[in-house]
């Protein structure tokens, strides 16, 4: 001095599920309360091996599994995948 790994960002790409129904407001598209279905890949929550401990119990424990609380059902602020130029601890 560098490579991966992290980490932020900038591009692509990226599923699901309602042409819902009923009131305003608006008259162009579309917003806003409500109900009732319905998705799970923004976020949140919740467990299992298996470790511990004071051991019939307690505590730690993970997700694309589960719950739908939030979120959403045209979109995209969407998990992740790639590239791109940076940050850069340690270690050789």
């Nucleotide at each position: 001095a560098c490579a991966g790994g992290c980490c932020a960002a900038u591009c692509u790409g990226g599923a699901a599920a309602g042409c819902a129904g009923u009131c305003g407001c608006a008259u162009a598209a579309g917003c806003g309360g409500c109900u009732c279905a319905c998705c799970g890949a923004c976020g949140g929550g919740g467990c299992a091996a298996c470790c511990a401990g004071u051991u019939a119990c307690u505590g730690g424990a993970a997700a694309a599994c589960u719950c739908u609380c939030a979120g959403g059902u045209c979109u995209a602020u969407a998990a992740c995948a790639g590239a791109u130029g940076g940050g850069g601890a340690g270690g050789g």
Molecule: Glycine riboswitch aptamer
Organism: Yaniella sp.